A computed fold for a 73-nucleotide RNA from a Candidatus Altarchaeia archaeon, annotated as transfer RNA.

[in-house]
RNA sequence: GCCCACGUAGGGUAGCGGAUCAUCCUUGGGGCCUGCGGAGCCUCAGACCCGGGUUCGAAUCCCGGCGUGGGCG
Numbered sequence: 001g002c003c004c005a006c007g008u009a010g011g012g013u014a015g016c017g018g019a020u021c022a023u024c025c026u027u028g029g030g031g032c033c034u035g036c037g038g039a040g041c042c043u044c045a046g047a048c049c050c051g052g053g054u055u056c057g058a059a060u061c062c063c064g065g066c067g068u069g070g071g072c073g
Base pairs, nucleotide, nucleotide: 001072002071003070004069005068006067007066010026011025012024027045028044029043030042031041032040049065050064051063052062053061
């Protein structure tokens, strides 16, 4: 330099045939329970790497950039 894959809550992960409030686990706050705690249960908070384009509508499609991993030279 070229090619490929990936980038989603503090951490991990599904969704990537375009459409409801973006899924689940964990973490954190509150509550129930308990003699106290833990476990369990309920509830709340928190995310689509950045910019542009297509579209009535984009995490999803297209272009560029950045980052990570791999391959070729």
The RNAcentral record of the sequence draws on ENA. Rfam family: tRNA. Rfam's curators write: Transfer RNA (tRNA) molecules are approximately 80 nucleotides in length. The family's RNA type in Rfam is transfer RNA.